[in-house]
RNA sequence: GGAGUCGGCCGGGCGACGGCCUUGGCCCUUCGGGGCCGGGGAGGAAAGUCCGGACUUCACAGGGCACGGUGCCCCGCGCAAGCGGGGGCGGGGCGACCCGACGGAAAGUGCAACAGAAAGCAGACCGCCUCGGCUUGACCGGGGUCAGGGUGAAACGGUGCGGUAAGAGCGCACCAGCGGCCCGGGUGACUGGGUCGGCUUGGCAAACCCCACCGGAAGCAAGGCCUCAUAGGGAGGGGACGACGUGGCCCGCAGACCCUCCGGGUUGGCCGCAUCAGUCAAAUCGUCGCACAAAGACAGAAUCCGGCUUAUAGGCCGGCUCCCCCU
RNA sequence: GCCCUCGUAGCUCAGAGGUAGAGCACCUCUUUGGUAAAGAGGAGGUCACGGGUUCGAUUCCCGUCGAGGGCUCCA
Repeated sequence: GGAGUCGGCCGGGCGACGGCCUUGGCCCUUCGGGGCCGGGGAGGAAAGUCCGGACUUCACAGGGCACGGUGCCCCGCGCAAGCGGGGGCGGGGCGACCCGACGGAAAGUGCAACAGAAAGCAGACCGCCUCGGCUUGACCGGGGUCAGGGUGAAACGGUGCGGUAAGAGCGCACCAGCGGCCCGGGUGACUGGGUCGGCUUGGCAAACCCCACCGGAAGCAAGGCCUCAUAGGGAGGGGACGACGUGGCCCGCAGACCCUCCGGGUUGGCCGCAUCAGUCAAAUCGUCGCACAAAGACAGAAUCCGGCUUAUAGGCCGGCUCCCCCU
Repeated sequence: GCCCUCGUAGCUCAGAGGUAGAGCACCUCUUUGGUAAAGAGGAGGUCACGGGUUCGAUUCCCGUCGAGGGCUCCA
């Protein structure tokens, strides 16, 4: 100097003038309102609504089945979801470092199109070996064989020697994997070694499923209160032979309303609702100047809080890695 | 605001891991003096988009986008 990687932060500042929402105080008022002074006024994601919690209601939330969620280990924080630190295993990168829905496939059931002889208790198309036949051939038929060919995403360990009619873990040696047992390290995930077994057992669980743990449901349009009016009326159907409800079904609980259609009225207020943003589902801005390379991304709170995910112009700080050059 | 459902041909919909289909519509031909109907043939698809799981995804999982529906009183 170049390339890269990780972590953190900002995403606008200052001033003048004017405006908007909200709120405190004071003053004026013809009670409609007006004026003056002051406080506060979007985000890192306010977003998606994907998780969890607070809160509220439900005939207390009991049992079984079903359903859904989570899934390497240890420690810490947290009510939880989750987050942080360290580690294990697998994969990628020269490296810093990054990625992993990362329990179980020798519990069971299932799936694998096309191609191919054969696709999961394997399999004989060619080839190889052997036997028989006669019409003696690039023949036919039987048997053995997975070493070789070809197919496929995947073909039932690899190399060598022996062995054989030809072959094959058929036997042996070494290597790889798996399982049992033993010893060692580690809190643990896991891992090092020895020994035995020819055991070679493949993939998919974001297929059913199994294991472990967790889950009552609905959601602020929840829910509560007030005022006016009396209209919440009519018709049909269901319901103590138990409706409706209790997330789905059954048990249990509980106990009087429920459903459909027609018609009328209203288009309300307050609380819920916030540690000084906060609603009428409505404010948070504009112009100019200064510094500057420039002010330009994604985006606008609606019950609140903690996470996750997604979007994001540009800029700042720091750690580390690789390459080249110079000393 | 909260909850739920859906996205496949121009339209309406099937397909739920293995070469994307049906009806209507469209195009060409036959038939007719001409049209319709009928008959024969044909074309037309980013299965909304991106990523993941799998040998393989319209289908399973995650995210994004879009569309539709329901819930606001009689205090």